Predicted 3D model of a 110-nucleotide RNA (SAM riboswitch aptamer (S box leader)) from uncultured Mucilaginibacter sp.
The model forms 97% of the base pairs in the Rfam consensus.
The source organism's lineage runs through Bacteria, Pseudomonadati, Bacteroidota, Sphingobacteriales and Mucilaginibacter.
Its mean pLDDT, the model's own confidence on a scale to 100, is 80.
[in-house]
RNA sequence: CGCUUAUAGAGAAAGACGGAGGGAUUAGGACCUGCGAUGUCUUGGCAACCUGUACUUACAAGGUGCUACAUUCUACUUGACUUUUAUAAUAAAUUCAAGAAAGAUAAGCG
Numbered sequence: 001c002g003c004u005u006a007u008a009g010a011g012a013a014a015g016a017c018g019g020a021g022g023g024a025u026u027a028g029g030a031c032c033u034g035c036g037a038u039g040u041c042u043u044g045g046c047a048a049c050c051u052g053u054a055c056u057u058a059c060a061a062g063g064u065g066c067u068a069c070a071u072u073c074u075a076c077u078u079g080a081c082u083u084u085u086a087u088a089a090u091a092a093a094u095u096c097a098a099g100a101a102a103g104a105u106a107a108g109c110g
Stems, first nucleotide, its partner, number of pairs: 001110007013043005021032002026075004044067003048064003051060003071102001076099005082093003
């Protein structure tokens, strides 16, 4: 780097450095941010996966990981309700549900 499988609306602080925008990409929102964000380091904490104990409840925190807002929300497909247009059909918008794509994390393989 690639492939496969699984998981994700819960959970979890502070200090130092630094100095402008930020959270994967594009667009549109909302939000955070000189009362110092994003990021890096340190300590603490959380407990998703592996691991260990236990034996089906759970505990531990060894390896990764995580530590603002559901993966920050929406966009793609299908279905349902409502509203508008409309003779009917059709079309558009909001909300909800399921699924997918993409990304993230873990484990295994190449």